RNA sequence: CUCUUAUCCAGAGAAGCUGAGGGACCGACCCUUUGACGCUUCGGCAACCAGACUGAUGUCAUGGUGCCAAAUUCGGCAGUGAAUGCAAAGCCAUUCAAACACUGGAAGAUGAGAG
Repeated sequence: CUCUUAUCCAGAGAAGCUGAGGGACCGACCCUUUGACGCUUCGGCAACCAGACUGAUGUCAUGGUGCCAAAUUCGGCAGUGAAUGCAAAGCCAUUCAAACACUGGAAGAUGAGAG
C1' cells in the first nucleotide's frame, strides 16, 4: 500500500511548548488569540486482539494498538414515506418540488487476519 471482516447515536481531563488555522474531501454548520490544530508529561475511557480469573455469563486496564468537541458534526448515491408549497388542473385523480423521518449503500476512521 492492497484485500477480507467487525464496529462506528455511549464513554473519557488538566498542565507545559508553539502560534493560525482546524473538523479526511465538497457544501453547510461548528471549534478557535478566552490559544484551536500539533508535540510532550501526567490522567482517563474501554472498541478490537492477546493474557489472567470464571463451569458459563462475565470481570480485570495486565500487554499490543486505539480513543478522550459536536451521531463518522450533518448532508453529498439510491429507495420508501411525507408536514407543506409554487405551478399545471373545471372537479376527482395525477404531475413537480420538498422540511423531516426510516432503510440500504458510497466514502472515511479504528481493530483483527492475509498478501
Molecule: SAM riboswitch aptamer (S box leader)
Organism: Anaerolineales bacterium